[in-house]
The RNA shown here (FMN riboswitch aptamer (RFN element)) has 134 nucleotides and comes from Actinoalloteichus hymeniacidonis. Rfam family: FMN riboswitch aptamer (RFN element). The literature on the family includes a 2009 paper in Nature by Serganov et al., "Coenzyme recognition and gene regulation by a flavin mononucleotide riboswitch".

RNA sequence: GUGCGCUGGCGGGGUCGGUGUAAUUCCGAACCGGCGGUGACAGUCCGCGACCCGCCGAGGGAGAACACAGCUCGGCGGUUGACCCGGUGAAACUCCGGGACCGACGGUGAAAGUCCGGAUGGUAGGCGGCGCAC
Repeated sequence: GUGCGCUGGCGGGGUCGGUGUAAUUCCGAACCGGCGGUGACAGUCCGCGACCCGCCGAGGGAGAACACAGCUCGGCGGUUGACCCGGUGAAACUCCGGGACCGACGGUGAAAGUCCGGAUGGUAGGCGGCGCAC
């Protein structure tokens, strides 16, 4: 240094004004951008994760047995948004200039990327520690 095992902590950002009985939800103007990859830096390319759905298994409820719902966890599968033009260059849908676009679910005195909630959660992943092998 590489591989494998165990392990620790880390791991998502963003608002003002107007109208109104009521809106950070409407209207106007603003603001934000997880992780890996890539001939050169990406919200829009290629993938991954979160959310949601289905199936299977386990737990649990739950009782003598058979049968079995919500719920919790795990595995597998599925669904899931949006970009163009010009310039530079060996190379950019990633940089520079310009103009666009997108954003889970539940809640709400009124419709939410920005408020509240599940979530002091989970996770892609990345950094470190220990052990073994090469």